[in-house]
Context: one part of a larger RNA
RNA sequence: UGACGGGGGCCCGCACAAGCGGUGGAGCAUGUGGUUUAAUUCGAAGCAACGCGCAGAACCUUACCAGGUCUUGACAUCCACGGAACCCUGGUGAAAGCCGGGGGUGCCCGCAAGGGAGCCGUGAGACAGGUGCUGCAUGGUCGUCGUCAGCUCGUGUCGUGAGAUGUUGGGUUAAGUCCCGCAACGAGCGCAACCCCUGUUGCUAGUUGCCAUCAGUUCGGCUGGGCACUCUAGCGAGACUGCCUACGAAAGUAGGAGGAAGGCGGGGAUGACGUCUGAUCCGCAUGGCCCUUACGACCUGGGCGACACACGUGCUACAAUGCCUGCCACAAAGCGCUGCGACCCGGUAACGGGAAGCCAAUCGCACAAAAGCAGGCUCAGUUCGGAUUGGGGUCUGCAACUCGACCCCAUGAAGCCGGAAUCGCUAGUAAUCGCGGAUCAGCCAUGCCGCGGUGAAUACGUUCCCGGGCCUUGUACA
Numbered sequence: 001u002g003a004c005g006g007g008g009g010c011c012c013g014c015a016c017a018a019g020c021g022g023u024g025g026a027g028c029a030u031g032u033g034g035u036u037u038a039a040u041u042c043g044a045a046g047c048a049a050c051g052c053g054c055a056g057a058a059c060c061u062u063a064c065c066a067g068g069u070c071u072u073g074a075c076a077u078c079c080a081c082g083g084a085a086c087c088c089u090g091g092u093g094a095a096a097g098c099c100g101g102g103g104g105u106g107c108c109c110g111c112a113a114g115g116g117a118g119c120c121g122u123g124a125g126a127c128a129g130g131u132g133c134u135g136c137a138u139g140g141u142c143g144u145c146g147u148c149a150g151c152u153c154g155u156g157u158c159g160u161g162a163g164a165u166g167u168u169g170g171g172u173u174a175a176g177u178c179c180c181g182c183a184a185c186g187a188g189c190g191c192a193a194c195c196c197c198u199g200u201u202g203c204u205a206g207u208u209g210c211c212a213u214c215a216g217u218u219c220g221g222c223u224g225g226g227c228a229c230u231c232u233a234g235c236g237a238g239a240c241u242g243c244c245u246a247c248g249a250a251a252g253u254a255g256g257a258g259g260a261a262g263g264c265g266g267g268g269a270u271g272a273c274g275u276c277u278g279a280u281c282c283g284c285a286u287g288g289c290c291c292u293u294a295c296g297a298c299c300u301g302g303g304c305g306a307c308a309c310a311c312g313u314g315c316u317a318c319a320a321u322g323c324c325u326g327c328c329a330c331a332a333a334g335c336g337c338u339g340c341g342a343c344c345c346g347g348u349a350a351c352g353g354g355a356a357g358c359c360a361a362u363c364g365c366a367c368a369a370a371a372g373c374a375g376g377c378u379c380a381g382u383u384c385g386g387a388u389u390g391g392g393g394u395c396u397g398c399a400a401c402u403c404g405a406c407c408c409c410a411u412g413a414a415g416c417c418g419g420a421a422u423c424g425c426u427a428g429u430a431a432u433c434g435c436g437g438a439u440c441a442g443c444c445a446u447g448c449c450g451c452g453g454u455g456a457a458u459a460c461g462u463u464c465c466c467g468g469g470c471c472u473u474g475u476a477c478a
Stems, first nucleotide, its partner, number of pairs: 001478002003475003007472007015462002019425005026316008034307002042053002064302007073127001077126002079123005086103007107116003129291002132289003138285002140280003143276001145274001150189006156165003169180003195268004200237007209227001214224003240262001243256005305444001318418001322377006334365003339358002343354004384415001389410007431454007
């Protein structure tokens, strides 16, 4: 100087408390451990691994296994020879591969012979190739402490020195935020602001919106017509403790007015010096080491989907503020051309057959659902719950046995609110309800990322648990 303390002081954070909903029990989905296996490819490991890399494992992916094959190789550059390319086709085979047959000439230079570029084949070698090892050899990127309030420097001063001071102190703040003081005076990286979304409003602009106003109307902004309103999206305005009162030396704090909005309005992006020898050499790059008829490459099939178990994360429930049937409203954000597909017909349905429109504020996905209204169920393992299994079918795809989703009929399991323990959340949040997108032929999505609808309870307080900041104290630790 730090680190640490079941030392002290001050102060924060859904840290506790207060409150609401969960997990831990059930069934299933998914990840992991373990076990099994020819293989169940690899990585991730307390917080910060475990719906994580995987925003799509039937083949492919694929890195694993078995078998069948290839070697200058599936891919790059160079050389020689032949042929241009390319197309058709036979045998064998599961395919890859191996062994053959036939057709066939372009471009540039040149009268021609021939030469050249691209491409293909054969051959030799130099080389290719490796998701093989090492993330303590690395770059890059990311996680984490932590959006925490901090981490430093120049000069000066003090100290033999390590170093201190500044950065401590008194107030204040979300903040090393600001004020005052002070052997310090300044400065940098952080904080804040500048950026984006949202909340109010003006202007500009009207193939969306509006009968608001006029006319027509097969009643639908449908038509003429108009941009006033809604909206769309661009430029502005607006909030600054500016005003008032109180306290205060100031910074500021408390209350009030006006205002759509206050005192950082709400949310996002943004992550200092560093720590974890954190993670990744299976995204990529890269040193070293190792394999080179193979640790490279191709194919068929299998595996990554195994199952006596154990854990994490979720979905659906156990019902009556519920379930079922019918009727009936109100979104936002997105996506769409070998796409979204209105509408009609067939089918109980999944879906199929036709087919308009739309490259999209102009068409479609697309009926939002919960809510509301009416009826049924009457406390029962049930009109709760839907696992499991049998049968029939639809669609994608070369192909759904291992191993797809969906529809219909039948079957209806466990489960009556969950031990010890444990998680999230402070407001339009939790809870609850549906909608969209990426990936994607299809999909094991209940995942992830977004969108809106309905919409709470509680916070006395900081003693205690966890994490953190500043000062101080002890130390035999560094």
The prediction has a mean pLDDT of 88. The part of an RNA shown here (small-subunit ribosomal RNA, 3' major domain) has 478 nucleotides and comes from Meiothermus ruber DSM 1279. Rfam family: Bacterial small subunit ribosomal RNA. Rfam links the family to the GO terms structural constituent of ribosome and ribosome. The source organism's lineage runs through Bacteria, Thermotogati, Deinococcota, Meiothermus and Meiothermus ruber. The RNAcentral record of the full RNA draws on Greengenes.